Transfer RNA from Triticum aestivum, 72 nucleotides, folded computationally. The RNAcentral record of the sequence draws on Rfam. Rfam family: tRNA. Its family is annotated with triplet codon-amino acid adaptor activity in the Gene Ontology. Rfam classes the family as a transfer RNA. Rfam describes the family as follows. Transfer RNA (tRNA) molecules are approximately 80 nucleotides in length. Their secondary structure includes four short double-helical elements and three loops (D, anti-codon, and T loops). Further hydrogen bonds mediate the characteristic L-shaped molecular structure. tRNAs have two regions of fundamental functional importance: the anti-codon, which is responsible for specific mRNA codon recognition, and the 3' end, to which the tRNAs corresponding amino acid is attached (by aminoacyl-tRNA synthetases). tRNAs cope with the degeneracy of the genetic code in two manners: having more than one tRNA (with a specific anti-codon) for a particular amino acid; and 'wobble' base-pairing, i.e. permitting non-standard base-pairing at the 3rd anti-codon position. The coordinates come from a structure-prediction model, not an experiment, and the mean pLDDT is 83.

RNA sequence: AGGGAUAUAACUUAGUGGUAGAGUGCUACCUUGAUGUGGUGGAAGUCAUCGGUUCGAACCUGAUUAUCCCCA
Numbered sequence: 001a002g003g004g005a006u007a008u009a010a011c012u013u014a015g016u017g018g019u020a021g022a023g024u025g026c027u028a029c030c031u032u033g034a035u036g037u038g039g040u041g042g043a044a045g046u047c048a049u050c051g052g053u054u055c056g057a058a059c060c061u062g063a064u065u066a067u068c069c070c071c072a
Stems, first nucleotide, its partner, number of pairs: 002070006010024004018055001026042005048064005
């Protein structure tokens, strides 16, 4: 150089065109003498970037970027 895979919350991830979810973590309150456990709530997402298709895109599509793999 050539081919392929992956990219969604701090982390691990679900989501096959119609309101972006969960677990862990974080945080407030309750519980405790205190910590932890447990309970109830909350915050945290420009869905890697820029375009295209569509009434509508995390999803389809082109290019780019990053990481990994294969081949030599």